[in-house]
RNA sequence: AGAGUUUGAUCCUGGCUCAGGAUGAACGCUGGCGGCAUGCCUAACACAUGCAAGUCGAACGGGAAUAGCGAUAUUCUAGUGGCGAACGGGUGAGUAAUGUAUGAGCAACCUGCCUUAUGCAACGGGAUACCAUUCAGAAAUGGGUGUUAAUACGGUAUAAGACCACGGCACCGAGUGGUGCAGGGGUAAAAGAUUUAUCGGCAUAAGAUGGGCUCAUAUCCCAUUAGCUAGUUGGAGGGGUAACGGCCCACCAAGGCGACGAUGGGUAGCCGAAUUGAGAGAUUGAUCGGCCACACUGGGACUGAGACACGGCCCAGACUCCUACGGGAGGCAGCAGUGGGGAAUAUUGGGCAAUGGAGGCAACUCUUACCCAGCAAUGCCGCGUGAGUGAAGAAGGUCUUCGGAUUGUAAAACUCUUUGAAUAGGGAAGAAAGAAAUGACAGUACCUAAAGAACAAGCCCCGGCUAACUACGUGCCAGCAGCCGCGGUAAUACGUAGGGGGCGAGCGUUAUCCGGAAUUACUGGGCGUAAAGGGUGCGUAGGCGGUUAAUCAAGUUAGAAGUGAAAUACCUGGGCUUAACUCAGGAGCUGCUUCUAAAACUGGUAGACUUGAGUGCAGUAGAGGAAAGUGGAAUUCCUAGUGUAGCGGUGGAAUGCGUAGAUAUUAGGAGGAACAUCGGUGGCGAAGGCGACUUUCUGGGCUGUAACUGACGCUGAGGCACGAAAGUGUGGGGAGCAAACAGGAUUAGAUACCCUGGUAGUCCACACUGUAAACGAUGGAUACUAGGCGCAGGAGGUAUCGACUCCUUCUGUACCGAAGCAAACGCGAUAAGUAACCCGCCUGGGGAGUACGGCCGCAAGGUUGAAACUCAAAGGAAUUGACGGGGACCCGCACAAGCAGCGGAGCAUGUGGUUUAAUUCGAAGCAACGCGAAGUCCGGUUUACCGGACGUACAGACAGGUGGUGCAUGGUUGUCGUCAGCUCGUGUCGUGAGAUGUUGGGUUAAGUCCCGCAACGAGCGCAACCCUCAUAUCCAGUUGCCAAUAUUAAGUUAGGAACUCUGGAUAGACUGCCGCAGAAAAUGCGGAGGAAGGUGGGGAUGACGUCAAAUCAUCAUGCCCCUUACGUCUUGGGCUACACACGUGCUACAAUGGCUGUUACAAAGAGCAGCGAGCAGGUAACUGUAAGCGAAUCUCAAAAAAGCAGUCUCAGUUCGGACUGUGGGCUGCAACCCGCCCACACGAAGUCGGAGUUGCUAGUAAUCCCGAAUCAGAAUGUCGGGGUGAAUGCGUUCCCGGGUCUUGUACACACCGCCCGUCACGCCAUGGGAGUCGGGAGUACCCAAAGUCGGCAAGGCUAACCGUAUUAGGAAGCAACCGCCUAAGGUAAGACCGAUGACUGGGGUGAAGUCGUAACAAGGUAGCCGUAUCGGAAGGUGCGGCUG
Repeated sequence: AGAGUUUGAUCCUGGCUCAGGAUGAACGCUGGCGGCAUGCCUAACACAUGCAAGUCGAACGGGAAUAGCGAUAUUCUAGUGGCGAACGGGUGAGUAAUGUAUGAGCAACCUGCCUUAUGCAACGGGAUACCAUUCAGAAAUGGGUGUUAAUACGGUAUAAGACCACGGCACCGAGUGGUGCAGGGGUAAAAGAUUUAUCGGCAUAAGAUGGGCUCAUAUCCCAUUAGCUAGUUGGAGGGGUAACGGCCCACCAAGGCGACGAUGGGUAGCCGAAUUGAGAGAUUGAUCGGCCACACUGGGACUGAGACACGGCCCAGACUCCUACGGGAGGCAGCAGUGGGGAAUAUUGGGCAAUGGAGGCAACUCUUACCCAGCAAUGCCGCGUGAGUGAAGAAGGUCUUCGGAUUGUAAAACUCUUUGAAUAGGGAAGAAAGAAAUGACAGUACCUAAAGAACAAGCCCCGGCUAACUACGUGCCAGCAGCCGCGGUAAUACGUAGGGGGCGAGCGUUAUCCGGAAUUACUGGGCGUAAAGGGUGCGUAGGCGGUUAAUCAAGUUAGAAGUGAAAUACCUGGGCUUAACUCAGGAGCUGCUUCUAAAACUGGUAGACUUGAGUGCAGUAGAGGAAAGUGGAAUUCCUAGUGUAGCGGUGGAAUGCGUAGAUAUUAGGAGGAACAUCGGUGGCGAAGGCGACUUUCUGGGCUGUAACUGACGCUGAGGCACGAAAGUGUGGGGAGCAAACAGGAUUAGAUACCCUGGUAGUCCACACUGUAAACGAUGGAUACUAGGCGCAGGAGGUAUCGACUCCUUCUGUACCGAAGCAAACGCGAUAAGUAACCCGCCUGGGGAGUACGGCCGCAAGGUUGAAACUCAAAGGAAUUGACGGGGACCCGCACAAGCAGCGGAGCAUGUGGUUUAAUUCGAAGCAACGCGAAGUCCGGUUUACCGGACGUACAGACAGGUGGUGCAUGGUUGUCGUCAGCUCGUGUCGUGAGAUGUUGGGUUAAGUCCCGCAACGAGCGCAACCCUCAUAUCCAGUUGCCAAUAUUAAGUUAGGAACUCUGGAUAGACUGCCGCAGAAAAUGCGGAGGAAGGUGGGGAUGACGUCAAAUCAUCAUGCCCCUUACGUCUUGGGCUACACACGUGCUACAAUGGCUGUUACAAAGAGCAGCGAGCAGGUAACUGUAAGCGAAUCUCAAAAAAGCAGUCUCAGUUCGGACUGUGGGCUGCAACCCGCCCACACGAAGUCGGAGUUGCUAGUAAUCCCGAAUCAGAAUGUCGGGGUGAAUGCGUUCCCGGGUCUUGUACACACCGCCCGUCACGCCAUGGGAGUCGGGAGUACCCAAAGUCGGCAAGGCUAACCGUAUUAGGAAGCAACCGCCUAAGGUAAGACCGAUGACUGGGGUGAAGUCGUAACAAGGUAGCCGUAUCGGAAGGUGCGGCUG
C1' cells in the first nucleotide's frame, strides 16, 4: 500500500466482499511449564448457610470467674454513656440533566475527628437503664412497681471573645454591600478519668480537609414530535434552610421557553481513558482511578458535624419464612456459595505478616478493605518438546511417461547437551526495628547434585483474491462457499490419501468495533448524460459583501499566570536471569480561565468617496401583459338556382351520404373557432408562454449622457405570488376537431393501428387544481481567461456630395474553435474553464415516490415520505461484432428476358409414416431424402521371401465387440464460398477496449490496380505458376497416316516422312500497337494484326473462421460397458412389407412424331477367372465351336440422332408402354420371398399438368447415342465421352444470397436474441381490518398510611424551674384531636406504543405452467413525460409537452 466482483472486451460511476488490528469473549479440535494480569456482558431474577462494624472498664453502676484468710488484685462482660457505623465494599436499574467534564463564582454557606492561638471549667439538682419483683404473649416483645451511677439529663452563675438590634467614625467594593475601630444594651458554656506521664471538656478565632449552592461552555437519535408553560415568568412581603432561590405561601403584573430545535418520544450512568486510524475522526466506557445514582418496589422523616442512611427506623405493596392463627420475621447490586437464566464467567480457601481503616492513653480488638493461595490457554510475555554428524539417497507410503520422482538428512546409526518435569540437599528478601518477639504466602522463589533424549505438537489451509498440487472416490448426487463461484464421468474448488504452505501451546470458526471506505468527503466527494438543480420569480430571518482615513479590541496573534488529579500513552533510566510486569525522573496532556500587549485582516462605532446599485434626462426595437372594437380567407350548416348518378373513403374495401336529387357548381345568409403568406437556430417575457388589424391602459429591456443618492448590494431556509395540457365547479357557447362510445374493415383474436360517425372536452366568464421529458435534463449573482464567423437592436468614427460598403463599441442570440476541464460524449466569454459567495439536492438496485401519519384539495389527487424483505449487481460513455419489416453502393441464372423442365400420369429409386418376430444403423432446412450403398462371390497352382506351424486336454494373461459417447477426440468431409476477404510487424492516435493501415476518389472478376492519405511494409487468400482443349514450328514415324510411284477386294503390301494423327520440346497473348475517353494514372470503349484478345474455354486449387454441422458403422482412438456373450460360427428370415405423404429420376402423352427399309459420320474407354471376331443353330435372348489380343495391331463395336425412301393422318391412335399370362434364355450352390434378358399375347394411366417451384448465358440449354467403375449376375443411378445444336439478356425497381461503407440497438448463447404485464401454484415479509389483549407516560376526581409542618391542647398525662412545704397551683411540655401536603390504591375520559385478528391489498421470490407481444432496429402504429378515459393483460386513444 491494495485486491476480487457488472462487460465479448474497455474506461468510469457505484455497491457488495476480502487481506490488518482489537476483545471481560464463546464454540470446535488439541494441550508441556512458568511469570503477570483478567474472569455473570444474560435475570437491578430469587436466595439456604457462614462471615463482611465494631470498639472503649482510663466515662458509669452492677454481675460473673480466677487468685488470696481477707482487704483487694486480675480477667471477662449484658446494660447506661462516648466515638464509629454517612468510610471502606457492591451494582449501573434510573437519569439526556437536580448528572458528568472543563473553567469560574459564593459580598449567600456548613465542616466531627486533625493543627495553631487565646480564654475558661463556679454552684448545687432531679431522674433512669441494668437489677429485683410482677403481669401479658406461642414467639418477637411489651407493661406495672421498687432501687441505683455517670464524661447521660437539667437549672443558676460567669463572658475576653462570639451572636443580635441600635446609632457613630474611617477605609474599600461590581449592586444588595464588605472590612476595621470604639460605645452602651440583650443572649448563650463546660466533665471528668488516671498508673500523675498525661488524656479528655467548654467558648472564640484561624488553618487544613471534606462538603453545599450558583453560573458559562460542551454532552446521542427522531421534526412522520412544532408549538410548550398557571408556581408557569417576574416583583415586593413573609415563611423555611447551613445558605441563595417560587424552595414554599398570600398579593400584584403577564410574562417565560422555542427553528441557534422548546415540548414530546426513544436510547443511555458521565469522565480520565480503551480500541482503531497517517491524522482528522469513528466506536467503546470491563479491569484501575474521579464524580453521580441506587440498595426488594414506592413514600417518609428521625438521629447526627455529616444520611433522608446497602448489613438503622416508620408506613404502604409484592414475595418468602415462622406461628399456638391472635401475631411476628426478612431483604447478598458486601465475600464465598445455591437455584435460575444463558453461548458463557472461578473457592461456602489462608491470614491480619504487610498497606490502609474504626475504637482505645495504650496493650490490643475488629476489618471477605487488603495481602496471599485455589480454578480457567481468558489474554499478554518467556521457555521447552533436543543439538551436531549422517546417502545404501534404506524400508514403507504416494505418484509415474515404468526410466524414475518424492517423502528425504528426514529416519536408522554415531557423537553431544539437560532448560522444563521427576528425585535429593540447602534456602531467602518481603520486618518498618534499634535488645528481644512477630511471615498467611512457604520449605515458595532461588542455589547445588546425579541420571537419562529420556516424559512433552497440534490446528488450519492448498481454484483466484492468498503462501501452498497430485492421485483415487463421487457424478448438479453427496457436498463446499467470505466474494467471484465449484459439482451434470477425466473436479488442483466436494470426500479421502500422499505431498506442500501458514501459525504454533495453540490453531480455526462465530460475534462485535475501527480500518481499508475519499462509501457522509472539516482534513477529503459530488449534481449536462452515471444518484443528484427546487417549474419560475419576489422577498423575511440568516450567510456573504466595494474604496478611504480614524477609533474600539469581540474574533485573531504574541507573552505571562492559574488550571489541565493520579494512573495510562511517549522519552530516558532502574528492579525482577529476559520479557510481559513494575518503579523513578522528564516532556506532554493539542483544552479552559485570567491579565498584559499588538492592530495587518474580519467585526463594532461614528465619518468621507463613487466605480457596485438606484434615480433623472434624451432616444430606441419588440407575437411582453390586460380590455374594447374591427377584418378577410377557409370548414360546416340553411335557403334558392343549374345539374345527374353517383359521392365519399382505402393498401384494397365496407360502414356512411345520394333519384325525397347527393357530390359538383352559382348566389345569398347564419354561426363558431383559428389567424395562411410575411415567418427567419428572428423578436419579447422570470418561467409557463406570446403571432390578423385598430384604440386605450400598462410592465420590463437596450443605447447615450453623467445631473442626483451614496454600498442603499448578492443570495435566500420558512413565506407569498405566478405556473402548459389534462381535470373539477357554476353559468354561457359549440363551426371544426375529438377521449369515451357505435359501426365497417384488418386479424388466429384486434377491447388497436385504417375508415365512417360521434359525446364530454377544446372556446368565454368567474373560481379551484399546482403537476409535465415544467429540458439547456446545466440554480442565482460577481470577476477573470486566445480568436474567427453569422443574425437582431442601438451608439460613435473615417472617407465622401451622399454611409449601402468600412472601422470601433454596448446588449442579445447561433455556429466553429485555443488553453483548460471532462469517464468519455463533449463544454469552451451564453463554460461543463479559473476563483470566492449564497441556496437546493445526491449517497447501490428493487421494494417505492409505495405504506402509515401530517398538511393542502369539492374530487381526481398533490406535498412531505419510510421500513421489513430481496439481489450482487443496477447504471453512464465509448469499442468490436451481430442484427434491423434502417440507409447508400456493388455483385451473383438473384430477378428480369428466354429455353427446357418439376409439381398432374405410370414406373424406378430414396425418405417419412404405418405395419412387423425383424422390417439393422446412420444422414434431417439450404448443406438429409438415385445420401453412407462404385451394386457383400470364391477355389486352386507356381515362384521368391518370411515364419513354424497343425490336432487334443488343461491353465492364465488376453483376444473379440457395426456395444455407448462425433457433446472426450484424431483423421476425413459438407457449408457460407472460388465469396474477396482475414491478419501481422513497426509507427501514429486514443486513459483504454481499440483505431489507423484495410477508410476515401476512380477501376476491377478480385483488398485487381491507380491516385490521395499517419502511415510504411509484410503474410494467408485473389491472380499467376499445374493439367486439358484451341494454332504453329522442330524432333520422332509403329500398331497410326497415304501426296507422289507401284499394288490390292481392302494402307492389303512395297515404298514414303509430305499430310492427318500420336507424344515430346518450343513458340504464341503482354492491353504489346493505334484512336478516343479518363487525372499525362489505373482502366474502359473501339480498331488493326492474329489460330486465339483483354482471366481465350474447361479443370485442379477452398484464406482466417462459422455451424459443440456430419462421421466412434471406412479407419484410428480416451473413457465406460459385455466376456458360456453385446464375442464367434451356422441355418432360415428381414433390410425388397404398404392405406398413405414427400424428394430425385426414367418413360410418355405424339406428326419437329411413330413404324419399316436403306445409308453415313465419333470420341473416350475396357479386356486373360477377360474382351471374344468369324462360322453354325435359334424369331430372339442366347447357345455351340473358335481365330486374334495383356492390345494406336485383336475384341467389345452396331454409334445414335441426322440423311434418303415408304407408311400412318390426329385417334387414347401403327401414340404410350404399365400391369398380367404363357413359353424361353443367362448368371449363380441357389432366382419362392427377391435378379436380368428374349418371344408371343394382354395394352392401364396419360391428350402437356393447380398453387407453387428447378436448371441454364454458348459449343451452353435442349436432344442423341457410346463407354467405364462396382460387378458371378443384377442401372432409369453415378462418373466420363463425343454427335446435332438453339433462344434471350431492356436492365437492377423488386424476391433470394453475398460483399463494402454508414446508422440505431436495452442483442454478445449475438433476432431461433432480449423482454413486459395479467392469470394459476408454492414460500416469505408487509399495509388495511369489525375488533381483542397488553404496556409505559400523563390529566382530572375520590380515598388516604406513615410523617414533617401548622393549629389546638377543654377533658387525659408529666421528676428537674417558680411556688406550696409534702399537698396545692403556675410556667413549660406530651398524648390525643384538627388542617395542609402526600406514597400506594380506586374511578373516568383520551393520546401513544406493542402483540394478535376472519377477511382483504399490493410487493418480493421460485430451471423448464397459461394468454398475448407492450419495449429494445423506423421493434414493424417512433418512443417517452403529465393528465383524462377505456380495455383479460401487457396496453390503446385524446390533449399538451420532450428528443433521450
The RNA shown here (small-subunit ribosomal RNA) has 1444 nucleotides and comes from an uncultured Eubacteriales bacterium. The prediction has a mean pLDDT of 83. Rfam family: Bacterial small subunit ribosomal RNA. The sequence is in RNAcentral, with records from SILVA.